[in-house]
RNA sequence: UGCCCCUUCGUCUAAUGGUAAGACCACGGACUCUGACUCCGUUAAUCAAGGUUCGAAUCCUUGGGGGGCAU
Numbered sequence: 001u002g003c004c005c006c007u008u009c010g011u012c013u014a015a016u017g018g019u020a021a022g023a024c025c026a027c028g029g030a031c032u033c034u035g036a037c038u039c040c041g042u043u044a045a046u047c048a049a050g051g052u053u054c055g056a057a058u059c060c061u062u063g064g065g066g067g068g069c070a071u
Base pairs, nucleotide, nucleotide: 001070002069003068004067005066006065007064010024011023012022013021018054026042027041028040029039030038047063048062049061050060051059
């Protein structure tokens, strides 16, 4: 310098263009003499800005960040 890939709760993964789901973590409660285990519940996310569309995490463009290959 060129090309390619990936960006979703704190973490790891889902989601035919049509209500953003689950696990772990955290918090609250139940259980317990206390704690652990177990059970129930709660909170929390689409990298940014535009465009297409009745409707965008998803499609298009530009940018940011990360990674890979070639030189």
A computed fold for a 71-nucleotide RNA from Sphingomonas ursincola, annotated as transfer RNA. Its Rfam family is "tRNA". Rfam's curators write: Transfer RNA (tRNA) molecules are approximately 80 nucleotides in length. The family's RNA type in Rfam is transfer RNA. The source organism's lineage runs through Bacteria, Pseudomonadati, Pseudomonadota, Alphaproteobacteria and Blastomonas.